[in-house]
């Protein structure tokens, strides 16, 4: 240097051929218990890596550019 992948909440992951983002776990508050673990229950958390473009409408489609991961070359 070349080609594949991924990047969505703090942490792992989802989004049904583009219709306006969610679960679990974690944290926060309750309920229960003498406390406390479990366990029920309730609320909060988001510039979907970052910019531009198409569009009525993007997490999904074009594009440039960052970061890891993986194949394949070159130099030493």
């Nucleotide at each position: 240097a070349g080609g594949g992948g991924a990047g969505u909440a703090g942490c792992u992951c989802a989004a049904u051929u583009g219709g306006u983002a969610g679960a679990g776990c974690a944290g926060g508050g309750g309920c229960c218990u003498c406390c406390a673990a479990a366990g029920c229950c309730c609320a909060a958390g988001g510039u979907u890596g970052c910019g531009g473009g198409u569009u009525c409408g993007a997490g999904u489609c074009c594009u440039g550019u960052c970061u890891c991961c993986c194949c394949u070359g070159c130099c030493a």